Lysine riboswitch aptamer from uncultured Alicyclobacillus sp., 163 nucleotides, folded computationally. The sequence is in RNAcentral, with records from MGnify. NCBI's taxonomy places the organism under Bacteria, Bacilli, Caryophanales, Alicyclobacillaceae, Alicyclobacillus.

RNA sequence: GAUAGAGGCGCAGCCUUUAAGAGUACUGUCACAGAGUGAAAGCGGCGAUGAAGUGACAGGAAAGGAAAUGCUGCCGAAGCGUAUCGUGUACGCUUUAACACGGUACAGCUGGGGUUGUACAGAAUAUGUGCAACACUGCCACAAUGGUUUGUGGAGAGCUAUC
Repeated sequence: GAUAGAGGCGCAGCCUUUAAGAGUACUGUCACAGAGUGAAAGCGGCGAUGAAGUGACAGGAAAGGAAAUGCUGCCGAAGCGUAUCGUGUACGCUUUAACACGGUACAGCUGGGGUUGUACAGAAUAUGUGCAACACUGCCACAAUGGUUUGUGGAGAGCUAUC
């Protein structure tokens, strides 16, 4: 260097189902109200033949996020971060910003899953990520040990096998 392989409450994708989102957004009718209307700016559109807003009644979603079964691909699996590009979100277009999702790059972080606390994301009690603590677990090194186990340390840029 190549190929194969191991870790286990292991990882991801897809289909289906379920809960949540939410009786929310939105739509219609009526009433109140009375000049505005988007996240910001510009241009436009709509608006006293009644805007925003509020209430009642009728109808009523979706996205992102999650879980379970199954199938598939896997073991830096993958996740996160940063940069960049694209798509989407609101009355139309342009620009900017924010957020979400996706692609690409990175010798940036993380061996793996779990529990608790905390911060942030999230509609959230879910869930995710960062940090801290705690044991658990696989691997390697060193020391002790009769076996085997114990202790200390380390990190996937690792470990095992074959060539």